Notes: A computed fold for a 74-nucleotide RNA from a Flavobacteriaceae bacterium, annotated as transfer RNA. The prediction has a mean pLDDT of 80. Rfam family: tRNA. By type it is a transfer RNA. The RNAcentral record of the sequence draws on ENA.

[in-house]
């Protein structure tokens, strides 16, 4: 140097043949059950969907540039 894979919530992830208002688990937090702990139920907070820029009426999904990571090749 060159090809490929991955980037979404604190963490593990899941979505999307472009359109509903971005989702589950764990963990957080309230607040109920018990005498307490634990567990276990209801609510809730939490996300520029790596970034910047094109296409579109519309992009987390498309293109194009570019960070970071892994991994194949020279």
């Nucleotide at each position: 140097g060159g090809g490929g894979g991955c980037g979404u919530a604190g963490c593990u992830c899941a979505g999307u043949u472009g359109g509903c208002u971005a989702g589950a688990g764990c963990g957080c937090a309230a607040c109920g059950c018990u005498g307490g702990c634990a567990g276990c139920g209801u609510u809730g907070a939490g996300g520029u969907c790596g970034a910047c820029g094109g296409u579109u009426c519309g992009a987390u999904u498309c293109c194009g540039u570019u960070c970071g990571u892994c991994u194949c090749c020279a």